[in-house]
A computed fold for a 102-nucleotide RNA from a marine sediment metagenome, annotated as SAM riboswitch aptamer (S box leader). The model forms 94% of the base pairs in the Rfam consensus. It matches the Rfam family "SAM riboswitch aptamer (S box leader)". From the family's description: The SAM riboswitch is found upstream of a number of genes which code for proteins involved in methionine or cysteine biosynthesis in Gram-positive bacteria. The SAM riboswitch acts at the level of transcription termination control. The predicted structure consists of a complex stem-loop region followed by a single stem loop terminator region. An alternative and mutually exclusive form involves bases in the 3' segment of helix 1 with those in the 5' region of helix 5 to form a structure termed the anti-terminator form. The RNAcentral record of the sequence draws on MGnify.
RNA sequence: UUUUAUCAAGAGAGGUGGAGGGACCGGCCCUUAGAAACCUCGGCAACCUACCGAAAUUUAGGUGUGGUGCCAAUUCCGCCAGGUGAGUGCUGGAAGAUGAGA
Numbered sequence: 001u002u003u004u005a006u007c008a009a010g011a012g013a014g015g016u017g018g019a020g021g022g023a024c025c026g027g028c029c030c031u032u033a034g035a036a037a038c039c040u041c042g043g044c045a046a047c048c049u050a051c052c053g054a055a056a057u058u059u060a061g062g063u064g065u066g067g068u069g070c071c072a073a074u075u076c077c078g079c080c081a082g083g084u085g086a087g088u089g090c091u092g093g094a095a096g097a098u099g100a101g102a
Stems, first nucleotide, its partner, number of pairs: 001102007012041005020030003025078003042071003047067002050063003075095001079093004
């Protein structure tokens, strides 16, 4: 870069650190009652993996071994198109994040 799946659920304490952070822009919000980052321990989840698994190379389902990911707010909100009398946690798309494959 590309393909594909998912994104309204869920889950934080301590230490170091010392002013930013929530992708970008706008809004709004978090933060010296301590931001980012790093470390330790813990947790959530079940994408891949491993194991179990009904008669079943398998599958539903389960466990949570290993690899990621994640632990304020819907992906915090928005943008475009459709739909609607108007609207909406509506539908599709864009952008983004994460997993798996190329």